[in-house]
RNA sequence: GGGGGUAUAGCUCAGUGGUAGAGCGAGUGCUUGACAUACACGAGGUCCUGGGUUCAAUCCCCAGUGUCCCCG
Numbered sequence: 001g002g003g004g005g006u007a008u009a010g011c012u013c014a015g016u017g018g019u020a021g022a023g024c025g026a027g028u029g030c031u032u033g034a035c036a037u038a039c040a041c042g043a044g045g046u047c048c049u050g051g052g053u054u055c056a057a058u059c060c061c062c063a064g065u066g067u068c069c070c071c072g
Base pairs, nucleotide, nucleotide: 001071002070003069004068005067006066007065010024011023012022013021018055027041028040029039048064049063050062051061052060
């Protein structure tokens, strides 16, 4: 220098046009003499950034940034 993958909750990841979920973690309650476990509940997100297409974009298109891989 060229090509490709990837970016979503604190962490690991789903979701592939119709206003976003799971597991773990953290919090509260319940249980216990106490702790752990179990159970219940709610919280936590400008879906990397900017632009475009669309009635509508996490999703499609373009550019940028971070990161990983391959080629030279």
The RNA shown here (transfer RNA) has 72 nucleotides and comes from Vicugna pacos. Its Rfam family is "tRNA". The family's RNA type in Rfam is transfer RNA.